[in-house]
The part of an RNA shown here (small-subunit ribosomal RNA, 5' domain) has 528 nucleotides and comes from an uncultured bacterium.
Context: one part of a larger RNA
RNA sequence: GGAUGAACGCUGGCGGCGUGCCUAAUACAUGCAAGUCGAACGAAGAUGUUCUUGUGUUCGCAUGAGAGCUCUUAGUGGCGGACGGGUGAGUAACGCGUUGGUGACCUGCCCUAAAGAAGGGAACAACCUCGGGAAACUGAGGCUAAUACCCUAUGUGCUUCAAGAGAUUAGAUCCUUUUGAAGUAAAGGUUCUGUGGACGAAAGGCCACAGUGCCGCUUUAGGAGGGGCCUGCGUCCCAUCAGCCAGUUGGUAGGGUAAUGGCCUACCAAGGCGAUGACGGGUAGGGGACCUGAGAGGGUGACCCCCCACACUAGCACUGAAACACGGGCUAGACACCUACGGGUGGCAGCAGUAGGGAAUCUUGCACAAUAGACGAAAGUCUGAUGCAGCAACGCCGCGUGUGCGAUGAAGGCCUUCGGGUUGUAAAGCACUUUUCUGAGGGAUGAGAAAGGACAGUACCUCAGGAAUAAGUCUCGGCUAACUACGUGCCAGCAGCCGCGGUAAUACGUAGGAGGCGAGCGUUAUCC
Numbered sequence: 001g002g003a004u005g006a007a008c009g010c011u012g013g014c015g016g017c018g019u020g021c022c023u024a025a026u027a028c029a030u031g032c033a034a035g036u037c038g039a040a041c042g043a044a045g046a047u048g049u050u051c052u053u054g055u056g057u058u059c060g061c062a063u064g065a066g067a068g069c070u071c072u073u074a075g076u077g078g079c080g081g082a083c084g085g086g087u088g089a090g091u092a093a094c095g096c097g098u099u100g101g102u103g104a105c106c107u108g109c110c111c112u113a114a115a116g117a118a119g120g121g122a123a124c125a126a127c128c129u130c131g132g133g134a135a136a137c138u139g140a141g142g143c144u145a146a147u148a149c150c151c152u153a154u155g156u157g158c159u160u161c162a163a164g165a166g167a168u169u170a171g172a173u174c175c176u177u178u179u180g181a182a183g184u185a186a187a188g189g190u191u192c193u194g195u196g197g198a199c200g201a202a203a204g205g206c207c208a209c210a211g212u213g214c215c216g217c218u219u220u221a222g223g224a225g226g227g228g229c230c231u232g233c234g235u236c237c238c239a240u241c242a243g244c245c246a247g248u249u250g251g252u253a254g255g256g257u258a259a260u261g262g263c264c265u266a267c268c269a270a271g272g273c274g275a276u277g278a279c280g281g282g283u284a285g286g287g288g289a290c291c292u293g294a295g296a297g298g299g300u301g302a303c304c305c306c307c308c309a310c311a312c313u314a315g316c317a318c319u320g321a322a323a324c325a326c327g328g329g330c331u332a333g334a335c336a337c338c339u340a341c342g343g344g345u346g347g348c349a350g351c352a353g354u355a356g357g358g359a360a361u362c363u364u365g366c367a368c369a370a371u372a373g374a375c376g377a378a379a380g381u382c383u384g385a386u387g388c389a390g391c392a393a394c395g396c397c398g399c400g401u402g403u404g405c406g407a408u409g410a411a412g413g414c415c416u417u418c419g420g421g422u423u424g425u426a427a428a429g430c431a432c433u434u435u436u437c438u439g440a441g442g443g444a445u446g447a448g449a450a451a452g453g454a455c456a457g458u459a460c461c462u463c464a465g466g467a468a469u470a471a472g473u474c475u476c477g478g479c480u481a482a483c484u485a486c487g488u489g490c491c492a493g494c495a496g497c498c499g500c501g502g503u504a505a506u507a508c509g510u511a512g513g514a515g516g517c518g519a520g521c522g523u524u525a526u527c528c
Base pairs, nucleotide, nucleotide: 001528002527003526004525006524007523008522009521010520013399014398015397016396017395018394019392020391021357026355027354028353030352031351032350035079036078037077040076041075043073044072045071046070048069049068050067051066052065053064054063055062056061086310087309088308095235096234097233098232100230101229102228105227106226107225110223111222112221113220114219115218116217118152119151120150121149127142128141129140130139131138132137157184158183159182160181161180162179163178164177165176166175188215189214190213192211193210194209195208196207197206199204236282237281238280243273244272245271248270249269250268251267252266253265254264255263285307286306287305288304289300290299291298292297312333313332314331315330316329335346336345337344338343363389365388366387367386371385372383373382374381375380402432403431404430405429412423413422414421415420437465438464439463440462441461442460446455472517473516474515475514476513477498478497479496483512484511485510486509487508493500494499
């Protein structure tokens, strides 16, 4: 000199764009942050409306029955809750980065292609009845639907096994192909049209069949995107850590997995690693990047992007295409809360917010209008992702605090050799301007056909008013730009280094003046 997620002191007008718990991975009140589908299913209900019809009627309507539409709800079922969002505790590791491999693998939704979708059955919620419990919740009996569950059929195919042939390869039981055997699927919903049937007083819907469009279902092949595993190289400090290891190292067989493998088990062998630093200890998420530097290098890993790990602590599995799952489950523990003392409930390292810690870090805001995600045929619903607004000079950038003229160089201050000098064109005064400010009027883009905007009456435009609303801070001995007076008297104090202060202090304090930077200035901390 540059830099910062900064803090502190003094000061503070505006705008744009960013950034904002670095400490206690401490504890959390409250609200919200993951739902959705009635076009999978049975049921319950509501108000409004439409239609039909009965009764009353003041002819306005009131009330009852039936049907449709619309809407709501818990439950069964499907998809999603593995994404998105947070944090950096752990981890020195194939964790990350990069290079390859997978002849050792998986893949819901999406795309392409082929084939199929037949027949039947038994349940369980909801609901009803009877109980238990303070609650959380829960037991027994009975009824019922489905795209829930099960059985049978079919088998283009696929899987397994056996036998044969072949290609490629470093290497083939594993790839290709032929034959045989065994095993293995499915689900319907809805639009429109037509026909038929039963019900009903009618309106009417319901049921069945056929065609049609859409959304689904099953099996398989390929793709896209995503992931698992393996691998060469790279990846901090300590040798005042020198020897370390028993599933240890390898083999055989088996289990397990989507898959390789001591991943696990049994048996067998005795190996494996190490000064090219094993083992141990300390520290630490890694990278893209960021800061600095001419570069080489050094330092850092906030924001944004990729990867990893974690979700009160520890362990475990279930479901699922994928989790050993932040707002799922079980067990144990610590903590907190409720309790009728028998027993239960909870997990902000999501967004706000609270307490605590700390030098220190924001609103319990608005909206789903945009982008994007989940579900849905769609309308749409949900989304503290996101878009915005609020707070903070925390940072960067931009603008302003007036402009021109104005000498008797006014007054006042300060200095003085008492002549004067300086503050100083500075002020006053005269003329002007309106960025900004205040008020008024208009008023967007963002919404790619109509309509639809949280931001927002914002940005922006026009008009009016009036210099009006707006300057500080640090320094002045040398380094280092900028000097005098008074006070103090090794005191009070200053100080980055050298050093100032003991009676003439340009170094302390105050004043005048000057210098630097300027909505900032200075100090502290850290890095180059």

The coordinates come from a structure-prediction model, not an experiment, and the mean pLDDT is 84. It matches the Rfam family "Bacterial small subunit ribosomal RNA".